[in-house]
Molecule: SAM riboswitch aptamer (S box leader)
Organism: Boudabousia liubingyangii
RNA sequence: CAACCAUCUAGAGCGGCUCAGAGAUCUGGCUCGAUAACGCCGCAGCAACCCGGUUAGAUUCCACGGGUGCUUCCGCCAGAACCGAUGGGAG
Numbered sequence: 001c002a003a004c005c006a007u008c009u010a011g012a013g014c015g016g017c018u019c020a021g022a023g024a025u026c027u028g029g030c031u032c033g034a035u036a037a038c039g040c041c042g043c044a045g046c047a048a049c050c051c052g053g054u055u056a057g058a059u060u061c062c063a064c065g066g067g068u069g070c071u072u073c074c075g076c077c078a079g080a081a082c083c084g085a086u087g088g089g090a091g
Stems, first nucleotide, its partner, number of pairs: 001091001004088005013043005021032003025080005044071003049067003052062002075083001
């Protein structure tokens, strides 16, 4: 880099910094935003995909630890497109 597989309406918030846009893309809507959105950082937490643990055996159990992820109520809605996100990953 990537064939492929699983998941994408459960769950879990505070503080600080920054800034004018943001909600992936296109079209049309709708919504959030100077009472600071979006983003970033810290801490805390959630979850259980991988490692790990328990077990006769873990698809089922655990969550002290490691690798990710997530913490806004459908990826905001409809249509479109070899769309995208997260984890694993043959090769």